[in-house]
RNA sequence: CACUUAUCGAGAACGGCUGAGGGAACAGGCCCUGUGAAGCCGUAGCAACCGGUUCAGAUCAACCUCGCUGAACGUCAGGUGCUAAUGCCUGCCUUGAGCAUCGCUCAAGGAACGAUGAGAG
Numbered sequence: 001c002a003c004u005u006a007u008c009g010a011g012a013a014c015g016g017c018u019g020a021g022g023g024a025a026c027a028g029g030c031c032c033u034g035u036g037a038a039g040c041c042g043u044a045g046c047a048a049c050c051g052g053u054u055c056a057g058a059u060c061a062a063c064c065u066c067g068c069u070g071a072a073c074g075u076c077a078g079g080u081g082c083u084a085a086u087g088c089c090u091g092c093c094u095u096g097a098g099c100a101u102c103g104c105u106c107a108a109g110g111a112a113c114g115a116u117g118a119g120a121g
Stems, first nucleotide, its partner, number of pairs: 001121001003119006013043005021032003026091004044083003049079002051076001052073006087113001092110008
């Protein structure tokens, strides 16, 4: 970097350096920000994707291990990730409702894009 797949309405901040932007990109909106943005570093925390531990089940002629399925555990010194707002909201498609109609608004669903994990390149 492109591919497959799961999840994305919950949760969790302080300090140091620095100094003007930031909320992925574009557009519109709405926000955050010198009471200090982004970034880097340290510490703390959240969650439970992977890993780990324990228990149970199915499978088996029978027993055990691995593997499979499910549950519990973060007091589990592991690998990532995350710690404003739903992925901040909308954008494309479908359906429904209301305005009283080039369309707009609201609600629901889907797609696309993106992020993160796991897998295989």